[in-house]
RNA sequence: GCACCCGUAGUUGAAUGGAUACAAUGCAGGCCUCCGGAGCCUGAGAUGCUGGUUCGAUUCCAGCCGGGUGUA
Numbered sequence: 001g002c003a004c005c006c007g008u009a010g011u012u013g014a015a016u017g018g019a020u021a022c023a024a025u026g027c028a029g030g031c032c033u034c035c036g037g038a039g040c041c042u043g044a045g046a047u048g049c050u051g052g053u054u055c056g057a058u059u060c061c062a063g064c065c066g067g068g069u070g071u072a
Stems, first nucleotide, its partner, number of pairs: 001071007010025004018055001027043005048064005
């Protein structure tokens, strides 16, 4: 350089065009407890960026950015 794959909460995954993007873990608060842990309840937290298609995009398309694999 070329080809292919990937990018979603702090982390690990789900959502294959349609309701307020779902969960585990982590974090904060509360209940409980002599204290802590465990358990229970509540809360905050995310679609890499810019465009396009569509009534509607995490999903489809293009470019860019980042990561990985292969090849010379």